[in-house]
């Protein structure tokens, strides 16, 4: 530091940044030094090599050459060197490997006593005299061979007597017993043997104390614990064996499982501490695997021996041989770990007198960036800055002084010459090595990658990808503009490396000793008693065990600090101080703890007396009311519900009176009242019991707290058994509701619900607050006691102690909130937590009759899961108020014709869009062609239109105009007229023709934009600045009391002001004044037109009101309290709408998706929908007659009279650019006067038929007249729209667009001209405040649970297969001990016979390991099977979050596809509303 949220604060877990690594991988790779290098398979090895010396012990052997002697000259004897053996003697026990066993006195680290000790060092004293064998060697045999057997010989520092005994040993204290080895010599003497003291160094032994995990391992143990006797051992012991005795050990963790060599030290960390134990040190197992011992000073013995086992390997099959965890090297296993290398020149070891031999110890070099350290891959200078590349807004940036280019230098490299230290020790002796160093000579020459660039975290742009390919260490990134992906420029870090991966510490105070917590976040046991353990009141006196202080041992060396030195520095390494331990040992100090001993009263108990109480148990007793029975009155309903229905009643119910059963449960009192440890406890009465509280200070004298384990209690449900059942009631059955209804309602209705007696042991057993104790302001109710004043007395009042409520300072907390009944401030003892899910779950164990409790995990998964508070949003939450929201009320839709539009649907195309309110008479204010984007065919390519370049063209450009193809467009051939600017007369421009840039695109993106526009909404809202609250979000202002159409005012407030809005400024119309006055008026006043002005401010009055906004009434005026109507639309919100009105990035087409033309669609038609028109009919049709309007419009127009025609219309031309003239008759209306309730003289659709405009053209496809047909349709279900006044409703008029018009449509004028609001309970929509969320894509939210698919990983599970360690019996190899006797046997003894003794055999005792066996304990599989976690869009409901629509949870029980529902208890961690009590404050 990043990561839960809109957004905050805190709990919490995951991730980074840091350093380390015996490392591995990727991709790079220049040099040197100093280290490091099988972590796996204690796996198996070929080949070498790694332990041997010593002829100055010994015997025997024995070439040459060289000495002697001899000599038959063949040679032969001796010495002297001496290979290979062999006997002897010392090494081999050391060195070197590993790290498998091992949780042990294996290690550390401090004692200790009952011990050996080769070689060395010191000391004493000896070293006389004798036997007897035996390898070798010869033969002769057995064997494939490894070997081996017999008989002869033969020596010693080999072997055995005797003698000696200073010393030793045992001892009954008289005494016994015990040694030797020589060999060399220069002859001086060296080496050497023997016995002992003794010391140095090793070593074996035993002991405190230390360092590991699980208790889902709790009981272990038969040589076991101890004696007593013997044996063993160098030595204590129970090591071992005989009896004897029953103990030994464990909750301070035995036993048994599982991990482990261990320590110095290393690595991280501020430290504490956590991790580790490879190189190098020290200790310890270990040596193919088990057992055993011998030999020795040492060994149970890596390169030694017996046996047994498995594997390998030889064989002649009869029997051998073998042991790399030595150095090298091979397989193999692995991500991975090296040369079958030089030398014994140093150092060190073994042997020898020595010389010297041996010595894969060690020195040294080779491979390996595998570490750590240093250098190097040049230096300087050199553009406003090449090329070349990336980017661009096209201007440039940028790479970048970077390069070229010029001047330099040569580490390092070649090359070349010189050339060590290390050698101690006089010569002589170097593997390393001609290394290391130094001189000179060439020459920028031989040397640059790695990772990253969204954030955390340094360093950003193009294209290409389009949820694809991929990234990713968390958060995340990719769906067409991706700084996060692939490239590429650029950019940062590092740097011969650089990423990555793995594994360790840090951060992580995220196991909290230093250093955390538990009301709600994860966290207090359901409550009590109460062993062990921990803590403990005041005073004294002892002791000095903790505890401090001095001294003094030790803490090996390396390592580490620090100084100071050697390699050029550094890594590295010398030398020297330092420092390091809960350790030992001596002495001190004695306040505190601790132990002893004495006292004390205050803590704790006791007594005395008062006292409150649903406190526990038993027994008994009472009445009110529900059922049921029995009678009695009485009749037709009664029950239930939202509204029914099942039920129940004519066989007499409900209702109603009297009487009796019976059960369970006690109305009122009753209260944030009382008692209990909690669960819990309610009628009285009696007996029997616990606890409390107050007061008195009389006894005891620390007797306390706490409590692991353990024992008792423990609602409700549920078990067992045997009673009882009256009401109420899981299941269960029946009516309802309902899309279903295993449910919420009704009606039955069983176990239960009650008793007694055992069980069970769990609930949101909650104050979600563990228990004691002692500290810290305060005011108020209540409940029990006590005491004081005062009183005739109670009551008031003040003081106390115990209980229980409210509110609040200090402080505490994340906030809520707690706040002497603490969640404050200490103290002591317990229990509990550690990130969600899995999971109050599995397996195992204990308890239960069972149902089930208790304990209590892991794989695997997910970045969060939570708590508090904010701000919205929203609620089938609440208050307040407003809108034609409802209501009242008038006319319609919805039904029928038709006409638009729209879905659909068909079609070549029916061109696109617009879609809930906000699309659908909308973009269309005018689709026969054109419009036009569709579709079909024809054509055309610098293009229908723009801009520039280069070319051509000069009777060109433009205009007129034939022919021929053809629907046209276009194409091909022509004729004819004929121009413009500029001019240096040559030209140039324009124009046109060609040709290249390049135009065109209503092609796609409105989720890439701009603009515009809709809606909420003409709503009253939305913000700031300051200041003040809160840790923050964020609040306060704007809430609040009133008022208004309004956040309009007004009062009040921690708030002051302030912006956007809302008024109002602006048009209009009402009223009057005035100025003007044409084309209006016969005139004039008026009216009319067109300017300009005043009026209306709650200004007056009355009343209400806080005398404030302000509200009600009135005058008075043409109008009141916003006079009427419009314009004007706050922050915003909907990825709304528009890329087809225009603009516009990106992408896409380019002889076509561009562009011209003819035709055709856009006008289809079975149907839905959406707006209208016309009706449906007498408040009316028809026909006549006859009044009154405003606003507009008109020269390519409006068109008058007059005539024609039944009309549409035509002729006709006045007037009129228009207060002039025309369009123009307004209709409703009045007046007459026909119809007579009929599908009609209502209605007019449809279609014939016949005209008429207008247009180039009316077939698809326009209007209009006439005649002529005369359709549905008699007032419209469910369900909806509009309008509160000059409105509605009726009634015509007018104009955009327009050739005409499909207008019934839109946008304006007028003319007639109503009805109704009680009133806000409901429906809609909207504001304020307030509540309650699990919602913020914000209820169209969010979310369970079954089932259905896929993947994982995990239980159970017949069995099956493996391991491990015991155990009982059997058998038992080597071997040691013991025995043993018909067998051998030189030394000594002997009386010669023998004996002692030893070897070999037998025999026992143990015992590796084998075999049986039944159990444990651990893991693989494993048919089916259980749940579980996960996975863009599968199914079924709808449980839970708002009162979530039946609050919700918690145990518990029974039932249901599922979620879940019901009964019984119990919580609030439930909304609302009314009412009660109490507090606080005015």
């Nucleotide at each position: 530091a990043g990561u839960u949220u809109g957004a905050u604060c805190c709990u919490g877990g995951c991730u980074c940044a840091g350093g380390a690594u015996a490392a591995a991988c990727g991709c790079u790779g220049g040099c040197g030094g100093c280290g490091u290098g099988c972590c796996u398979u204690a796996u198996g090895c070929a080949u070498g090599c790694a332990a041997g010396u010593c002829g100055c012990g010994c015997g025997a052997c024995g070439a040459a050459a060289c000495c002697g002697g001899c000599u038959u000259c063949g040679g032969c004897c001796g010495g002297c060197u001496g290979a290979a053996a062999g006997c002897g003697g010392c090494g081999a026990a050391c060195g070197g490997g590993u790290g498998a066993g091992u949780a042990a006195c294996a290690c550390g680290u401090a004692g200790g006593a009952a011990c050996c000790u080769g070689c060395c060092c010191g000391g004493a004293a000896g070293u006389g005299g004798g036997g007897g064998a035996u390898a070798a060697c010869a033969c002769c045999g057995g064997g494939a061979a490894a070997c081996c057997g017999g008989u002869g010989c033969u020596a010693a520092u080999a072997c055995c007597g005797c003698a000696u005994a200073c010393g030793g040993u045992c001892c009954a204290c008289g005494g016994a017993c015990c040694a030797a080895a020589g060999c060399c010599u220069u002859c001086g003497g060296g080496c050497g043997c023997u016995u002992u003291c003794g010391g140095a160094g090793g070593g074996g032994c035993c002991u405190g104390c230390g360092g590991u995990g699980g208790a889902u391992u709790a009981g272990c143990u038969g040589g076991u614990u101890g004696g007593u006797g013997g044996g063993g051992u160098a030595a204590c012991g129970g090591c071992c064996u005989a009896c004897c005795a029953a103990g030994g050990c464990g909750a301070c963790g035995a036993u048994c499982c599982a991990u482990a060599g261990c320590u110095g030290g290393c690595c991280u960390g501020a430290g504490a501490g956590g991790g580790u134990g490879g190189u190098c040190a020290g200790c310890c197992a270990c040596a193919u695997u088990g057992g055993g011992a011998c030999u020795g000073a040492g060994a149970c013995a890596c390169g030694g021996c017996c046996c047994a086992g498995a594997c390998u390997c030889c064989u002649g099959c009869g029997g051998g041989a073998g042991g790399c965890a030595g150095c090298a090297g091979c397989a193999a296993g692995g991500a991975a770990u090296u040369u079958u290398g030089c030398g014994c020149a140093a150092u060190g070891g073994g042997c020898g007198a020595a010389a010297g031999c041996c010595u894969g110890a060690c020195g040294c070099a080779g491979c390996a960036a595998c570490g750590c350290c240093g250098c190097g891959u040049g230096g300087g200078g050199g553009a406003a800055g090449a090329a070349g590349g990336c980017c661009u807004u096209c201007g440039g940036g940028u790479u970048g002084u970077a390069a070229a280019c010029c001047c330099c230098u040569u580490u390092u490299g070649c090359g070349a010459g010189g050339g060590a230290c290390g050698a101690a020790g006089a010569u002589c002796u170097g593997a390393c090595g001609g290394u290391a160093c130094c001189u000179c000579g060439c020459g920028a020459a031989u040397a640059a990658g790695c990772c990253a660039c969204g954030g955390c975290u340094a360093a950003c742009u193009a294209c290409g990808u389009g949820c694809c390919a991929g990234c990713a260490g968390c958060c995340g990134c990719g769906g067409u503009a991706a700084u996060a992906c692939g490239u590429a420029g650029g950019u940062g870090g590092c740097g011969a490396g650089c990423g990555u991966u793995g594994u360790c510490c840090g951060g992580a105070u995220u196991u909290a000793c230093u250093g955390g917590g538990c009301g709600u976040a994860a966290a207090g046991c359901g409550c009590g008693c109460g062993c062990a353990g921990g803590c403990g009141g005041g005073c004294u006196g002892g002791u000095c065990a903790g505890u401090c202080c001095g001294g003094g041992g030790u803490g090996a060396a390396a390592a580490c600090u620090c100084a100071c030195g050697g390699c050029u520095c550094a890594a590295c390494u010398g030398u020297g101080a330092g420092a390091g331990g809960u350790c030992c040992c001596c002495g001190g100090a004695u306040a505190c703890u601790g132990c002893c001993a004495g006292u004390c009263u205050u803590g704790a108990g006791g007594c005395a007396c008062c006292u409150a109480g649903a406190g526990g148990a038993g027994a008994g007793u009472g009445g009110a009311a529900u059922u049921c029975c029995c009678g009695g009155u009485g009749u037709a309903g009664u029950g239930g519900u939202g509204g029914a229905a099942u039920g129940c009643g004519u066989a007499g119910a409900u209702a109603u009176c009297g009487g009796g059963a019976g059960g369970a449960a006690c109305a009122c009192c009753a209260g944030u009242g009382g008692c209990g440890a909690a669960a819990g406890c309610g009628a009285c009465u009696c007996u029997c019991u616990g606890g409390g509280g107050g007061u008195g200070a009389c006894c005891u004298g620390a007797c306390g707290c706490u409590g692991a384990g353990g024992c008792g209690c423990g609602a409700a449900a549920g078990c067992g058994u045997g009673g009882g059942g009256a009401g109420c009631g899981a299941a269960c059955c029946g009516g309802a509701u309902u899309a279903g209804a295993u449910a919420c309602c009704c009606g039955g209705g069983u176990a239960g619900u009650c008793c007694a007696c055992g069980c069970c042991g769990u609930a949101a057993a909650c104050g979600a607050u563990g228990a004691g104790c002692a500290c810290u302001a305060g005011c108020u109710g209540u409940c029990g006691g006590g005491g004081g004043u005062a009183u005739c007395g109670a009551c008031c009042c003040c003081c106390u102690c115990g209980g229980u409520a409210g509110c609040g300072a200090a402080g505490c907390u994340a906030a809520c909130g707690c706040g002497a009944u603490a969640a404050g401030u200490g103290c002591u003892c317990c229990g509990c937590c550690u990130g969600g899910g899995g999971a109050c779950u599995a397996c195992g164990g204990c308890c239960g009759c069972a149902a089930g409790g208790c304990u209590a995990a892991a794989a695997c998964u997910c970045a969060a899961a939570g708590g508090a508070a904010u701000u919205g949003a929203c609620g089938g939450g609440g208050g307040c108020c407003c809108g034609c929201a409802c209501a009242a009320g008038c006319a319609g839709c919805g039904g029928a014709g038709c006409g638009u539009g729209u879905g659909g649907u068909u079609u070549a195309a029916u061109u696109c869009g617009a879609u809930g309110c906000a699309a659908a008479g909308c973009g269309a204010a005018g689709a026969a062609c054109c419009u036009u984007a569709c579709c079909a065919g024809g054509g055309c390519u610098u293009g229908a239109c723009a801009u520039g370049u280069c070319g051509g063209u000069g009777g060109u450009a433009c205009c007129c105009u034939g022919g021929c193809c053809g629907a046209a467009a276009g194409g091909c051939c022509g004729g004819g007229g004929g121009a413009c600017c500029c001019u240096u007369c040559g030209g140039g421009g324009a124009g046109c023709c060609g040709u290249c840039a390049c135009a065109g695109a209503u092609g796609c993106u409105g989720c890439a934009u701009g603009g515009c526009u809709g809606u909420c909404g003409u709503c009253a809202g939305c913000u700031c600045g300051u200041g003040c609250c809160g840790u923050g979000a964020g609040g306060u202002g704007u809430u609040g009391g009133g008022u208004u159409a309004a956040g309009u005012c007004c009062c009040g407030c921690a708030a002051c002001g302030a912006g956007c809005g809302c008024a109002a400024c602006c048009c209009u119309u009402g009223u009057c004044g005035u100025u003007a006055g044409u084309u209006g008026g016969a005139u004039c006043u008026u009216u009319c037109u067109a300017g300009c002005g005043a009026g209306a401010c709650u200004g007056c009055c009355c009343g209400g009101a806080g005398c404030a906004a302000c509200c009600g009434g009135g005058a008075g005026g043409a109008a009141g309290g916003c006079g009427g109507g419009g314009a004007u639309g706050a922050c915003g919100u909907c990825a709304a709408g528009u890329c087809a009105g225009c603009a516009u990035g990106g992408c896409u087409c380019u002889u076509a998706c561009a562009u011209c033309c003819u035709g055709g669609g856009c006008u289809a038609c079975u149907c839905g929908c959406a707006c209208g028109c016309u009706a449906c009919a007498a408040u009316g049709g028809g026909c006549a007659g006859u009044a009154c309007a405003g606003a507009c419009c008109g020269u390519c127009g409006c068109g008058a009279a007059a005539c024609c025609g039944c009309g549409a219309g035509g002729u006709g031309a006045a007037g009129c650019c228009a207060a002039u003239c025309g369009g123009a008759u307004a209709a409703a209306g009045c007046u007459g006067u026909c119809c007579c309730c009929a599908g009609u003289u209502c209605g007019g659709a449809u279609u014939g038929c016949a005209g008429g405009c207008u247009g180039c053209a009316a077939c698809u496809c326009g209007c209009c007249u006439g005649c002529a047909u005369g359709a549905a349709g008699c007032c419209g279900g469910a369900g909806u729209u509009g309008c509160u006044a000059g409105u509605a409703a009726c009634c015509g008029c007018a104009g955009g667009u327009c050739a005409g018009c499909c207008a019934u449509a839109c946008u304006g004028c007028g003319g007639u001209g109503a009805a109704u609001a009680c009133g806000u309970u409901c429906c809609c929509g909207g504001g304020c405040c307030u509540u309650g969320u699990a919602c913020a894509c914000a209820c169209c939210g969010c979310c369970c649970g079954u089932c259905a698919c896929g993947u994982c990983a995990u239980g159970g599970g017949a069995g099956u297969c493996g391991g491990u360690a015991a155990c009982a019996c059997c058998u038992a190899a080597a071997g040691c001990c013991g025995u043993u006797g018909c067998g051998c046997g030189a030394a000594c003894c002997u009386u010669c016979g023998g004996g002692a003794c030893g070897c070999a055999g037998g025999c026992g005792u143990c015992c590796a390991g084998g075999g049986u066996g039944g159990g444990a304990c651990c893991g693989g599989c494993g048919a089916c099977u259980g749940g579980g976690a996960c996975g863009a869009a599968g199914u079924c409901g709808u449980a839970a979050c708002a009162a979530g629509g039946u609050a919700g949870c918690c145990g518990u029980a029974g039932c249901g596809g599922a979620a879940g529902c019901u009964g019984c208890g119990g919580c609030u961690g439930g909304a609302u509303c009314a009412c009660c009590u109490c507090c606080u404050u005015u």
Model confidence (mean pLDDT): 86 of 100.
Small-subunit ribosomal RNA from a Chloroflexota bacterium, 1482 nucleotides, folded computationally.
Its Rfam family is "Bacterial small subunit ribosomal RNA".
Lineage of the source: Bacteria > Bacillati > Chloroflexota.